[in-house]
RNA sequence: GGGCCGUUAGCUCAGUUGGUAGAGCGCUUCCAUGGCAUGGAAGAGGUCAAGAGUUCGAGCCUCUUACGGUCCA
Numbered sequence: 001g002g003g004c005c006g007u008u009a010g011c012u013c014a015g016u017u018g019g020u021a022g023a024g025c026g027c028u029u030c031c032a033u034g035g036c037a038u039g040g041a042a043g044a045g046g047u048c049a050a051g052a053g054u055u056c057g058a059g060c061c062u063c064u065u066a067c068g069g070u071c072c073a
Base pairs, nucleotide, nucleotide: 001072002071003070004069005068006067007066010025011024012023013022019056027043028042029041030040031039032038049065050064051063052062053061
């Protein structure tokens, strides 16, 4: 220098054919227990890496950039 893959909640990750952003763990509050463990209920938490384009509408499609991984030179 080039090819490919990845970037979504604090962490690990889903997200189908473009149509209201989710799960588990963690966090907060509450319930059950004398208390712990544990179980249950509710809640908070997101510029979907950044920018631009296409579209009525983009996490998803296209382009550029950044970062990480991997392969080639």
Notes: This is a predicted structure of a 73-nucleotide RNA (transfer RNA) from a bacterium. The prediction has a mean pLDDT of 81. Rfam family: tRNA. Rfam describes the family as follows. Transfer RNA (tRNA) molecules are approximately 80 nucleotides in length.